[in-house]
């Protein structure tokens, strides 16, 4: 110098005006409420101070917290997770280990329990696909024949190496053997059973015995540990109009007529005026609401996630829904007319943490790797 | 704000829990016969990124996991 991987930070800055929203502080103006005070309450203007989007504020994909509903205990049924270990308030999430795949390496990445409990399932192809099996092809030592005694024919019959088909064909590679093959026989790899060491554990590591049986799928039913009530701030509490309805009380009419009802008459019964009070709580309001597993700094423990300690801070709470707009300098991009135009990734709080995904112009920092050079 | 459903010719739907080789229906569409002509009516054809992008599996519309889209429902009286 190239070529790569990895963890973290930032995410346009500075100044001037004009808004916007909410909190606090002082002045004024009307009002409300009792216990009449230097009271409390909240509302209009005006003036002043300091705060006002992220890293994903997004999907809503997991976990808690928080309110409300259910609910003696337990089992089953649904649903989640799924190598071991650990951290946590919990988790599918994180941090350390294993094992496998990729990479020369730093390093990435992995739904990674169990198909010798059971059921299923594998189209086409192809001889044959689940207690295998012979298309092509190899031999035909054995046994028959013909023979120049080297061999040649066919048939019975053995083989499963080699072609071929498929995603997948019942270890694998080389010697050995053999008529030609084959774990048939040996050595290594591989499996399997079983014992010993090392690990909490996942697992590794050895020595021993067996010619190899038990092929593949569970993001297929299933089993086997765990774990799991239900709904979500539009949950939930509080204050409470107008109109209708409801309950009760008071006052009227208690004539005719209307309507319902006994199935039609006659008749009996109940309603058709007004004025009060209670209760339910809708429109609106207020509340939850934002000081909290909070954030940052040092110590200390630990490989680490992370935990104890101890100082210091307070950092949006909006609700037809505030956080914005010109201008100026400067920084980047991008186009040409080269000194001027345009534009500043992704996106926009809604009760609130803790994660995962998914989107992102560029900047800056630190660790390590592997090639080439120079010393 | 929070929850649920869907996404398959041009349209409305089936197919999706039996994953299988070539995804089907009916109405439009297009040729062509009928007819003076259209219209019905008969033959016959095209026409699908199964929304997209990973994964699992020999193999996905189906199974799983992101993403985009439509679209529905939300409190109490009576």
């Nucleotide at each position: 110098c190239g070529a790569g991987u990895u963890g973290g930070u930032c995410g346009g800055g500075c100044a001037g005006c004009c808004g916007c929203u909410g909190c606090c502080c002082c002045g004024g103006c009307a009002g409300g409420c009792c216990u009449u005070g230097c009271g409390c309450c909240g509302g209009c203007c005006g003036g002043g101070g300091g705060g006002g989007a992220g890293g994903a504020a997004a999907g809503u994909c997991c976990g808690g917290g928080c309110u409300c509903c259910a609910c003696a205990g337990g089992a089953c049924a649904g649903g989640g997770u799924g190598c071991c270990g650990g951290a946590u308030a919990a988790c599918g999430u994180c941090c350390g280990g294993g094992a496998g795949a990729c990479g020369c390496a730093a390093g990435u990445c992995u739904a990674c329990g169990a198909c010798c409990a059971g059921u299923g399932c594998a189209a086409c192809a192809g001889a044959a696909a689940g207690c295998a099996a012979a298309c092509c092809g190899c031999c035909g030592a054995u046994g028959g024949c013909c023979c120049c005694c080297g061999g040649g024919c066919a048939c019975a019959g053995g083989c499963a190496a080699g072609g071929g088909u498929g995603a997948a064909a019942g270890g694998g590679u080389g010697c050995g053997g053999c008529a030609a093959g084959a774990g048939c026989g040996c050595a290594c790899c591989g499996c399997u059973g079983u014992u010993c060491c090392a690990g909490c554990a996942a697992u590794g590591g050895g020595g021993c015995a067996g010619g190899c049986a038990c092929g593949g799928u569970a993001a297929a039913c299933u089993c086997c540990a765990c774990c799991u009530g239900g709904a979500g701030c539009a949950a939930g509490a509080u204050c409470a109009a107008a109109u209708a309805g409801a309950u009760c009380c008071c006052c009227g009419c208690c004539a005719a007529g209307g309507c319902g009802u006994g199935u039609g008459u006659c008749c009996g019964c109940g309603c058709c005026g007004g004025g009060g009070a209670u209760g339910g709580g809708u429109a609106g309001a207020u509340u939850g609401c934002u000081u909290g597993a909070g954030u940052c700094g040092c110590c200390g423990g630990g490989c680490a996630a992370c935990c104890g300690g101890u100082g210091a801070u307070c950092u949006a709470g909006a609700u037809g829904a505030a956080u914005g707009g010109c201008u100026g300098c400067c920084g980047c991009c991008u186009g040409c007319u080269u000194g001027c135009a345009g534009g500043c990734a992704c996106a926009g709080a809604a009760c609130c943490c803790g994660g995962c995904u998914u989107a992102c112009a560029g900047a800056c920092c630190g660790a390590c790797u592997c090639a080439c050079c120079c010393u | 704000g929070g929850a649920g459903c869907a996404g398959u010719a041009g349209u409305u739907c089936a197919g999706c829990u039996u994953g299988g080789u070539u995804a089907g229906a009916a109405c439009g569409c297009c040729u062509g016969c009928c007819u003076g002509u259209c219209a019905c009516g008969c033959a016959g054809g095209a026409g699908g990124u199964c929304a997209c992008g990973g994964g699992u599996u020999c193999g996905a519309u189906c199974c799983c996991c992101g993403u985009c889209u439509g679209u529905u429902c939300c409190g109490c009286c009576a």

Two RNAs folded together computationally: RNase P RNA and transfer RNA, 453 nucleotides in total. It holds a member of the Rfam family "Bacterial RNase P class A". The prediction has a mean pLDDT of 78.